A computed fold for a 72-nucleotide RNA from uncultured Ruminococcus sp., annotated as transfer RNA. The sequence was found in a public genome assembly. Its Rfam family is "tRNA". Rfam classes the family as a transfer RNA. Its family is annotated with triplet codon-amino acid adaptor activity in the Gene Ontology. The coordinates come from a structure-prediction model, not an experiment, and the mean pLDDT is 81.

RNA sequence: GGCCCGUUGGUCAAGCGGUUAAGACAUCGCCCCUUCACGGCGGAAUCAUGGGUUCGAUUCCCGUACGGGUCA
Numbered sequence: 001g002g003c004c005c006g007u008u009g010g011u012c013a014a015g016c017g018g019u020u021a022a023g024a025c026a027u028c029g030c031c032c033c034u035u036c037a038c039g040g041c042g043g044a045a046u047c048a049u050g051g052g053u054u055c056g057a058u059u060c061c062c063g064u065a066c067g068g069g070u071c072a
Base pairs, nucleotide, nucleotide: 001071002070003069004068005067006066007065010025011024012023018055027043028042029041030040031039048064049063050062051061052060
């Protein structure tokens, strides 16, 4: 340098064009408890980035960045 794959809350992770972007752990608040833990209820927090296609993009296409694999 060529080609292929990946990037979603703090971490893991579902999603395959129209969802309230599911869930787990973590975190915060409340309840429970003499207290802690456990348990129950609730909240906040996410689509790497710039374009394109589309009525509509996390999803499809192109570039860039980062990570991994492979060839030279």